[in-house]
């Protein structure tokens, strides 16, 4: 330098054919318990890497770009 894959909540990750942004764990509050843990219920938590474009509408399509991993030279 070229190719491929990845980046979505604090962590690990889903997200189907473009229209609801989600799960588990963690956190907070409450219930339970003599107390703690476990368990149960609820709540909060998002620049979908970044910038443009297409579209009535983009995490998803197109272009560029940053970072991480792998392969080739």
């Nucleotide at each position: 330098g070229g190719g491929c894959g990845g980046a979505u909540a604090g962590c690990u990750c889903a997200g189907c054919u473009g229209g609801g942004a989600g799960a588990g764990c963690a956190a907070u509050u409450g219930c339970u318990c003599g107390a703690c843990a476990c368990g149960c219920a609820a709540u909060a938590g998002g620049u979908c890497g970044c910038a443009g474009g297409u579209u009535c509408g983009a995490a998803c399509c197109c272009u560029g770009u940053u970072c991480c991993g792998c392969c080739c030279a």